Predicted 3D model of a 524-nucleotide part of an RNA (small-subunit ribosomal RNA, 5' domain) from an uncultured bacterium. RNAcentral holds the full RNA, with entries from ENA, Greengenes and SILVA. Its mean pLDDT, the model's own confidence on a scale to 100, is 82.

[in-house]
Context: one part of a larger RNA
RNA sequence: GAUUAACGCUGGCGGCAUGCCUAAUACAUGCAAGUCGAACGGGGUAGCAAUACCUAGUGGCGAACGGGUGAGUAACACGUAUCUAACCUACCAUUUAGUGGGGAACAACUGUUGGAAACGACAGCUGAUACCGCAUAUGUUAUUUGUUCAUAUGAACAAAUAAUGAAAGGAGCAUUUAUUUGCUUCGCUAAUUGAUGGGGAUGCGGCGCAUUAGCUUGUUGGUAAGGUAAUGGCUUACCAAGGCAAUGAUGCGUAGCCGAUCUGAGAGGAUGAACGGCCACAUUGGGACUGAGACACGGCCCAAACUUCUACGGAAGGCAGCAGUAGGGAAUUUUUCACAAUGGACGAAAGUCUGAUGGAGCAAUGCCGCGUGACUGAUGAAGGUCUUCGGAUUGUAAAGGUCUGUUGUAAGGGAAGAAGUACUAGAAUAGGAAAUGAUUUUAGUAUCGACGGUACCUUACCAGAAAGCCACGGCUAACUAUGUGCCAGCAGCCGCGGUAAUACAUAGGUGGCAAGCGUUAUCC
Numbered sequence: 001g002a003u004u005a006a007c008g009c010u011g012g013c014g015g016c017a018u019g020c021c022u023a024a025u026a027c028a029u030g031c032a033a034g035u036c037g038a039a040c041g042g043g044g045u046a047g048c049a050a051u052a053c054c055u056a057g058u059g060g061c062g063a064a065c066g067g068g069u070g071a072g073u074a075a076c077a078c079g080u081a082u083c084u085a086a087c088c089u090a091c092c093a094u095u096u097a098g099u100g101g102g103g104a105a106c107a108a109c110u111g112u113u114g115g116a117a118a119c120g121a122c123a124g125c126u127g128a129u130a131c132c133g134c135a136u137a138u139g140u141u142a143u144u145u146g147u148u149c150a151u152a153u154g155a156a157c158a159a160a161u162a163a164u165g166a167a168a169g170g171a172g173c174a175u176u177u178a179u180u181u182g183c184u185u186c187g188c189u190a191a192u193u194g195a196u197g198g199g200g201a202u203g204c205g206g207c208g209c210a211u212u213a214g215c216u217u218g219u220u221g222g223u224a225a226g227g228u229a230a231u232g233g234c235u236u237a238c239c240a241a242g243g244c245a246a247u248g249a250u251g252c253g254u255a256g257c258c259g260a261u262c263u264g265a266g267a268g269g270a271u272g273a274a275c276g277g278c279c280a281c282a283u284u285g286g287g288a289c290u291g292a293g294a295c296a297c298g299g300c301c302c303a304a305a306c307u308u309c310u311a312c313g314g315a316a317g318g319c320a321g322c323a324g325u326a327g328g329g330a331a332u333u334u335u336u337c338a339c340a341a342u343g344g345a346c347g348a349a350a351g352u353c354u355g356a357u358g359g360a361g362c363a364a365u366g367c368c369g370c371g372u373g374a375c376u377g378a379u380g381a382a383g384g385u386c387u388u389c390g391g392a393u394u395g396u397a398a399a400g401g402u403c404u405g406u407u408g409u410a411a412g413g414g415a416a417g418a419a420g421u422a423c424u425a426g427a428a429u430a431g432g433a434a435a436u437g438a439u440u441u442u443a444g445u446a447u448c449g450a451c452g453g454u455a456c457c458u459u460a461c462c463a464g465a466a467a468g469c470c471a472c473g474g475c476u477a478a479c480u481a482u483g484u485g486c487c488a489g490c491a492g493c494c495g496c497g498g499u500a501a502u503a504c505a506u507a508g509g510u511g512g513c514a515a516g517c518g519u520u521a522u523c524c
Stems, first nucleotide, its partner, number of pairs: 001523003005520005012370006018363002020328001025326003029323003034061003039058002042055005068281003078205007087198002092194002095191005100134001102132002109124006139164011169186006207253003214244003219241008256278004260271004283304005306317004334360001336359003342356001343354004373403004383394004407465001408461006417451001420447010468513005473494003479508005489496002
């Protein structure tokens, strides 16, 4: 000098930050991931009806993000630089082509029925953008040929032969005898290129112990097969006997890594809170399913420990999400408000959800700023302390006088943060037979602020309500008196104290810092 600090004494205000370092201990309660009726059938509410609204279920997308923690990990985990001609990528953008024709079910529902419950069983009915075949194929895979590149394997393009796809859907508009035809838009399928996000490989780099010296059998390499999005002992069979190591293998201990942070003139040393990137984990251990993506914190299955319910047959749970509780500890906050902003999921949109986030609350925990008054005032008042009893000092300090009103109190006014969105009426652009629609734009109307009647402003009022802590022997700025008498005590080091203690205790004075000041702990 620094700190996610704690403790003691003290404590006026504001802004911005920060707030379980210990038990990755156990958790009551509430909330933290839903959304879409413009995919679907049904049910309900209102209504005479048209229709409007709500929704358990099927279906789609999301739930792999966001949020938490640092247990494990000494490792290609991280950082940095490369490679991937060995790979994947939902949504988004670009380009091209297509969206034909069929089928069988199953929830919901109805009936019967089991169970204490959780949850089921059987029979019957039904819809879809759910499911399954068929047709079509510029792509894929395999084989062959050629061209152009590249080189370690090969890549791209072209041609020939075999397998492989669709939602025929929704909404709107116009039109028609006819859900008939057409258009617009949102979707869907197959491919192309991109973007984004990932997977894999490699060089180098960053802890301690040699009182850890040998380690290894899928081990090291090859061939073949399997597996994967993909390379590979990743796995298996066979073959060979290799591979690593004093340039520290193996073992043990410790540890998430980095940007950075602290310190230092620097080199370096230490640290890895908050913020940002990556990784790992989600009661403990294991496993896969779904999916573009997980081996999945608020999904599933199995085992274990623990807790809860039970009609004893069987069930339910997982705060290292936000609050909060118990426990541990020197020690760490509210069971708060809002989706108004930013961002995310879904939706055509309105919108819904969002303990992400934005705010408020608590704590001098830190940093920064402000205040606790300013000027004047000598009779150097009183009181205190010391005294050589003359005085000295506290000390312009107080009182008194003249002001100010930061903060405070009261009253009044009062934001920015809001961009958008919807509706109505127009205009333009491209296309179209037209209409709707798309994009851009003009005007008007309506609506939306948690914080918060907050910040801020104005007016009035009163010096009124706001200073402590530590030290004073030397290091080290700051001294006297009294008490005590190697006692009581002090102390970071040297050391003080045994009757004149500037070192203990108290008082006066002084010095330092100041809403803080000291102590303790840790790092430089």